[in-house]
C1' cells in the first nucleotide's frame, strides 16, 4: 500500500430486513436473607452506539470520508 473483520454501559458482547424505550451477563450502589461473610433473590444507577457529513418521515443499522484495532497479501 491492497483486501477483509471489528469499534454499542467500567469489562465481555447481543441488537436479524431501517420502525420509536438501546439490551444481556459480569462489575458497581441499595435492599432482603445470615450471628456474620460468601452465594442466591429483588431494585437501581450507568450510553454522544469511534468521529464528521449525507440519504430518509425515521439511522446503532444504509452511503461517503476519516480515526483506532485484528488478520491476510504485497
Nucleotide at each position: 500500500g491492497u483486501c477483509a473483520g471489528g469499534g454499542u454501559a467500567g469489562c465481555u458482547c447481543a441488537g436479524c430486513u431501517g420502525g420509536u424505550u438501546a439490551g444481556a451477563g459480569c462489575a458497581c450502589g441499595g435492599g432482603a436473607u445470615u450471628c456474620a461473610u460468601a452465594a442466591c433473590c429483588c431494585c437501581g444507577a450507568g450510553g454522544u452506539c469511534g468521529g464528521c457529513g449525507g440519504u430518509u418521515c425515521a439511522a446503532g443499522u444504509c452511503c461517503g470520508c476519516c480515526c483506532c484495532u485484528u488478520g491476510a497479501c504485497a

Predicted 3D model of a 74-nucleotide RNA (transfer RNA) from a bacterium. Rfam family: tRNA. Model confidence (mean pLDDT): 82 of 100.